[in-house]
Molecule: transfer RNA
Organism: Candidatus Colwellbacteria bacterium
RNA sequence: CGGCCCGUAGCACAAUGGCAGUGCACCAAGCUUAUAUCUUGGCGGUUGUAGGUUCGAGUCCUACCGGGCCGA
Numbered sequence: 001c002g003g004c005c006c007g008u009a010g011c012a013c014a015a016u017g018g019c020a021g022u023g024c025a026c027c028a029a030g031c032u033u034a035u036a037u038c039u040u041g042g043c044g045g046u047u048g049u050a051g052g053u054u055c056g057a058g059u060c061c062u063a064c065c066g067g068g069c070c071g072a
């Protein structure tokens, strides 16, 4: 320098162009003498950044940033 892959909640990951979700974690209540387990509920997000396409973008396109792999 070139090519490919990845970036979504604190963590691990989903989401066919049409309401952004699940598990764990955290908080509260129930249960218990108490803790843990268990049950129920809650808390949570500028979907890496900036533009573009579209009635509508996490998803498609472009550039950039960060990480990984390969080549030179």
Stems, first nucleotide, its partner, number of pairs: 001071007010024004018055001026042005048064005